The prediction has a mean pLDDT of 81.
Predicted 3D model of a 65-nucleotide RNA (transfer RNA) from a soil metagenome.
Rfam family: tRNA. By type it is a transfer RNA.
RNAcentral holds the sequence, with entries from MGnify.
RNA sequence: GGCGUAGCCAAGUGGUAAGGCAGCGGAUUUUGAUUCCGCCAUUCGGAGGUUCGAGUCCUCCCGCC
Numbered sequence: 001g002g003c004g005u006a007g008c009c010a011a012g013u014g015g016u017a018a019g020g021c022a023g024c025g026g027a028u029u030u031u032g033a034u035u036c037c038g039c040c041a042u043u044c045g046g047a048g049g050u051u052c053g054a055g056u057c058c059u060c061c062c063g064c065c
Stems, first nucleotide, its partner, number of pairs: 001065004007021003015052001023039005045061005
């Protein structure tokens, strides 16, 4: 100096968290796979601060490179 967001990968750069894989439930199938539908992040590494509002900006700490 950069990075840290779900079990894994990963988007998001002030307006309340996409997508994929995995997992769970269901439909289909003789069974399985495939396919389809639904569910799955009240603490975005932790604590404070700014703001009407913070994953996002600021400070410190922790971890990784």